[in-house]
Order: sequence, then C1' cells, then structure tokens
RNA sequence: UAAACGAAAGGGCAAACCCGGUGCAAGCCGGGGGCGCAAAGCCACGGGUCUCCGACCCAGGAGGAGGAGACAGCCGGGCUGCCGAA
Repeated sequence: UAAACGAAAGGGCAAACCCGGUGCAAGCCGGGGGCGCAAAGCCACGGGUCUCCGACCCAGGAGGAGGAGACAGCCGGGCUGCCGAA
C1' cells in the first nucleotide's frame, strides 16, 4: 500500500407514522420523526413483489397472457466509497 475483516473514532443514511406537494395507482419529493443499516451510496442486468391497462384467453373473474410503470431498505449482480484495532 492492497485485499479480507469490522473494534474504536469522526460522522453518514433514514423505517413506520404525521404534515404539505405530486401521480389514475404502485410510488416519488420536501419538512418532522427514528425502526434499523458497514455501503440502507449509485445502477432496473437477472429473479421476485407491487400498480395501471383498450384489445386477447377465459366461467366477459380481484384470474391468465401481454404491455407500460414502480420498489435499490426483497435477493443476486455491476460500479464507487470514510476509518484502521484484533
């Protein structure tokens, strides 16, 4: 110095819920608030979950297929990153 790892220190982010805004919705943004998180930083590539949808299938369904979107604090993956004990 680097990797692995995660004690300490400095800190960081921000669940549910409330208020305001926005969207058909899932959800997102801001303020408050802290459940938690060593990547709870970023990315929709794979899986999964959720929302919406005229036509199609169907038993004219809260179903299926398909399409459009959302969730990174669901998992995997990719990229980047503070500190330095055992």